[in-house]
This record gives sequence, C1' cells and structure tokens, in this order.
RNA sequence: GCCGCGGUAGCCAAGGUGGUCAAGGCGAGCGACUGAAAAUCGUUAGAUCUCGGUUCAACUCCGAGCCGCGGCA
Repeated sequence: GCCGCGGUAGCCAAGGUGGUCAAGGCGAGCGACUGAAAAUCGUUAGAUCUCGGUUCAACUCCGAGCCGCGGCA
C1' cells in the first nucleotide's frame, strides 16, 4: 500500500428486512434476606466511533475519515 472483519454503557455482547421503550450477561446504586457478610431475589441508572449524504424517518443504507484485529504484498 491492497483486501476482509469489527467499533453499541465501566467490561462483554445481540440487533443490520430502515420505523414502536436499543435485548441480554458481568459490574455499579438502592432494597429484601442475614447477627453481619457472601450467595440469592427485587429494583434503578447508564450506550449506537467522528463528519457528511440519502430519506418523512438512520445504530441500520451510501461516502470520507479515525481506531483495532486478520490476511496479502
């Protein structure tokens, strides 16, 4: 340099046919339980890499860029 894959909460991660509140797990806060903890149960909060375009409407489609991983050279 070229090709492919990926970037979604503190961490992991689903969703890609465009449309209702963006799943789930771990972690965190609060409560229950306990003598007190742990475990368990209930509950609460937090997220779409950046910019532009298409569209009535974009995490999703298109373009450019940044970052990570793999392959080729």
This is a predicted structure of a 73-nucleotide RNA (transfer RNA) from Parcubacteria group bacterium CG1_02_37_13. The sequence is in RNAcentral, with records from ENA.